[in-house]
Context: one part of a larger RNA
RNA sequence: UUGGGCGUAAAGCGCGCGCAGGCGGUCGCCUAAGUGCUGGGUGAAAGCCCCCCGCUCAACGGGGGGAGGUCCUGGGAGACUGGGCGACUGGAGGUGGGCAGAGGCCGGUGGAAUUCCCGGUGUAGUGGUGAAAUGCGUAGAGAUCGGGAGGAACACCCGUGGCGAAAGCGGCCGGCUGGGCCCAUUCUGACGCUGAGGCGCGAAAGCGUGGGGAGCGAACCGGAUUAGAUACCCGGGUAGUCCACGCCGUAAACGAUGGCCACUAGGUGUGGGGGGUAUCGACCCCCUCCGUGCCGACGCUAACGCAGUAAGUGGCCCGCCUGGGGAGUACGGCCGCAAGGCUAAAACUC
Numbered sequence: 001u002u003g004g005g006c007g008u009a010a011a012g013c014g015c016g017c018g019c020a021g022g023c024g025g026u027c028g029c030c031u032a033a034g035u036g037c038u039g040g041g042u043g044a045a046a047g048c049c050c051c052c053c054g055c056u057c058a059a060c061g062g063g064g065g066g067a068g069g070u071c072c073u074g075g076g077a078g079a080c081u082g083g084g085c086g087a088c089u090g091g092a093g094g095u096g097g098g099c100a101g102a103g104g105c106c107g108g109u110g111g112a113a114u115u116c117c118c119g120g121u122g123u124a125g126u127g128g129u130g131a132a133a134u135g136c137g138u139a140g141a142g143a144u145c146g147g148g149a150g151g152a153a154c155a156c157c158c159g160u161g162g163c164g165a166a167a168g169c170g171g172c173c174g175g176c177u178g179g180g181c182c183c184a185u186u187c188u189g190a191c192g193c194u195g196a197g198g199c200g201c202g203a204a205a206g207c208g209u210g211g212g213g214a215g216c217g218a219a220c221c222g223g224a225u226u227a228g229a230u231a232c233c234c235g236g237g238u239a240g241u242c243c244a245c246g247c248c249g250u251a252a253a254c255g256a257u258g259g260c261c262a263c264u265a266g267g268u269g270u271g272g273g274g275g276g277u278a279u280c281g282a283c284c285c286c287c288u289c290c291g292u293g294c295c296g297a298c299g300c301u302a303a304c305g306c307a308g309u310a311a312g313u314g315g316c317c318c319g320c321c322u323g324g325g326g327a328g329u330a331c332g333g334c335c336g337c338a339a340g341g342c343u344a345a346a347a348c349u350c
Stems, first nucleotide, its partner, number of pairs: 003322004007304002012318001014201004021194003025088007033081002035077001037075005042069001048066007091191001092188003095184005103177007110154001115149007125136002162169002206247006215241002220236004258317006266295007273287004299306002323350003332343004
């Protein structure tokens, strides 16, 4: 490289937007670049394949024929691809009406609880564990009642539920704002899919500057345990966890399953929507819609399992894999304040 692959064996980029590129719905006309047919030219000799011949055979040599092409040029074909023009509505988008939602950002606000402070009552313990001790407490703790401060997170509702591209999103109210779904068939008329580079988003931890600090709590200190105990358990506790702005750019970023489209038995639950019944509700029934689960036929799979939310059957585009270790390392480059990230070998070895 070809081939074969990528749920769990090596392998789907964490997610999106999107330039180039690749690919692209239905009908008609034109064109003839691709495509296929045909004529001419050319593809030197040698070599290659076939036949014949010459060295006693063969190698070798001689003769004849053939084959060999992103090639040049003429003619004719017009299905398919491409190009041009016109038309269409099923793809895509818009419009009108409606619906659900922890989707995002900003501001405000509420109650429970923990902690701390002040005051009242009150007295000898409390706390913690397997058992203890360190700790706290007669300078009055713990308990209990009243008042106050402050920070963080929002019990029940809560779901096998919803929303978001992913990361992720949960008290309540307001403002700003993104997306989705349904109904109508009202408009545009292929405007589409994918997407190397590129750009943006991206949990936690970490970093910079400033703020904040209740609880929790790496490091650290102490008490236990133990042979030891730089741990697990207990008492403390700094960074951090929180906010603003700026970095970092990673993850078992997982469905370990790239995106889009089409097709392929059934059964059952759930969220949204639509329809029916009596009337826009409850309840019940139905499904041509969208989402989210479970079971399961065919099929697929090494098996496990997947099975209309495919890992089935096909199509288009991208990414990735190629024995284990060395190694996601070294070197170089790019990025970063740093930590480090991205790209990514070889010797050697089994």
Small-subunit ribosomal RNA, central domain from a soil metagenome, 350 nucleotides, folded computationally. The coordinates come from a structure-prediction model, not an experiment, and the mean pLDDT is 88. The RNAcentral record of the full RNA draws on SILVA.